A computed fold for a 97-nucleotide RNA from Sphingomicrobium sediminis, annotated as Glycine riboswitch aptamer. Rfam family: Glycine riboswitch aptamer. The literature on the family includes a 2004 paper in Science by Mandal et al., "A glycine-dependent riboswitch that uses cooperative binding to control gene expression". Model confidence (mean pLDDT): 79 of 100.
[in-house]
RNA sequence: GGGGGCCAUGCGGGAGAGGUCGCGGUAUGAAUGUGCUGCGGCGCCGAAGGAGCAACCGCCCCCGGAAUCUCUCAGGCAGACGGACCGUCUGGCCCCA
Numbered sequence: 001g002g003g004g005g006c007c008a009u010g011c012g013g014g015a016g017a018g019g020u021c022g023c024g025g026u027a028u029g030a031a032u033g034u035g036c037u038g039c040g041g042c043g044c045c046g047a048a049g050g051a052g053c054a055a056c057c058g059c060c061c062c063c064g065g066a067a068u069c070u071c072u073c074a075g076g077c078a079g080a081c082g083g084a085c086c087g088u089c090u091g092g093c094c095c096c097a
Stems, first nucleotide, its partner, number of pairs: 002096007010088004018042001020041009043077003049073001050071003056065003
């Protein structure tokens, strides 16, 4: 100097599902209404986190680790925020010929 793996920061991409119904508060306002917000209801989503089966992996068993699968506790259902995962810069560690 080259390739690969792991961790962290930054940057880019990043889906799904009611802009629902009811009650109240608040702003505007004469009122109907409209915006925001609190609580509740039913419907729904899975890609923060969590849990579960155990596909899969370590090494045949034991044992251990375990998913993008499953469940929806949590989270979410206009936008924003968030977002598994992918790519990339930089830094650190490790491995290979």